The prediction has a mean pLDDT of 82. Predicted 3D model of a 72-nucleotide RNA (transfer RNA) from a Minisyncoccota bacterium.
[in-house]
RNA sequence: CCCCCUGUAGUUUAAUGGACAAAAUGCAGGAUUGCGGAUCCUGCGAUCGAGGUUCGACUCCUCGCGGGGGGA
Numbered sequence: 001c002c003c004c005c006u007g008u009a010g011u012u013u014a015a016u017g018g019a020c021a022a023a024a025u026g027c028a029g030g031a032u033u034g035c036g037g038a039u040c041c042u043g044c045g046a047u048c049g050a051g052g053u054u055c056g057a058c059u060c061c062u063c064g065c066g067g068g069g070g071g072a
Base pairs, nucleotide, nucleotide: 001071002070003069004068005067006066007065010025011024012023013022018055026044027043028042029041030040031039048064049063050062051061052060
């Protein structure tokens, strides 16, 4: 320098182009317990950035940025 893959809660994963982006785990509070653990309830928390296509974009396209891989 060129090519390919990838980017969603703190973490691991969902979401046919269509309802408020869902769950597990985590964290906080509560219930329970002699105290913990386990269990149950409630809450917190995310689409890498900027454009474009579309009635509608996490999803498709372009550029950029980050990560991984291959080639020279």